The RNA shown here (c-di-GMP-I riboswitch aptamer) has 85 nucleotides and comes from Firmicutes bacterium UBA5500. NCBI's taxonomy places the organism under Bacteria, Bacillati, Bacillota. The coordinates come from a structure-prediction model, not an experiment, and the mean pLDDT is 86.
RNA sequence: CAUUAAUAAAGGCAAAUGCCGCGAAAGCGGCAGACGCAAAGCCAAGGGUCUAAAGCUGAAGAAGCCAUGAUAGCCGGUUGCUGAA
Numbered sequence: 001c002a003u004u005a006a007u008a009a010a011g012g013c014a015a016a017u018g019c020c021g022c023g024a025a026a027g028c029g030g031c032a033g034a035c036g037c038a039a040a041g042c043c044a045a046g047g048g049u050c051u052a053a054a055g056c057u058g059a060a061g062a063a064g065c066c067a068u069g070a071u072a073g074c075c076g077g078u079u080g081c082u083g084a085a
Stems, first nucleotide, its partner, number of pairs: 004083002012037002017032006035073001041078003046075002048071003055065003
């Protein structure tokens, strides 16, 4: 230095849920709270998944299609702390 995640040390993040707010929704933010995480740090111009306001189709209905919306704690890319084999 690379690979790697045993054992520690220093720490870090924060699921579900509750309250408040934003949003059409998915979901997001703050506070509390910890299920867990060796990247649960960052990246939405790769893939997957979720939602469908507007738009289109439809009898002006039901419903369907659709991302420009979201998800990084789905995969992926990329950067980093520590130190055994």